[in-house]
This is a predicted structure of a 75-nucleotide RNA (transfer RNA) from an uncultured Actinomycetes bacterium.
RNA sequence: UGGCGGGUAGUUCAACGGCAGAACGCCUGACUUUGGAUCAGGAGAAUGCAGGUUCGAAUCCUGCCCCGCCAGCCA
Numbered sequence: 001u002g003g004c005g006g007g008u009a010g011u012u013c014a015a016c017g018g019c020a021g022a023a024c025g026c027c028u029g030a031c032u033u034u035g036g037a038u039c040a041g042g043a044g045a046a047u048g049c050a051g052g053u054u055c056g057a058a059u060c061c062u063g064c065c066c067c068g069c070c071a072g073c074c075a
Base pairs, nucleotide, nucleotide: 001071002070003069004068005067006066007065010024011023012022013021018055026042027041028040029039030038048064049063050062051061052060
């Protein structure tokens, strides 16, 4: 430098044009002598950034940023 894959909740992942979900974690309560486990409830994301298409974009298009893999160039 080029190609490919990826960036969504604290973490790991879904959602493949139509109200952003799950698990773990966190908070509250029940249970328990306490803790853990278990059960019930709850909070938490403008989806990397900026534009575009569309009635409608996490999703499609363009540019850029970051991470990983592969290839190349210089030393």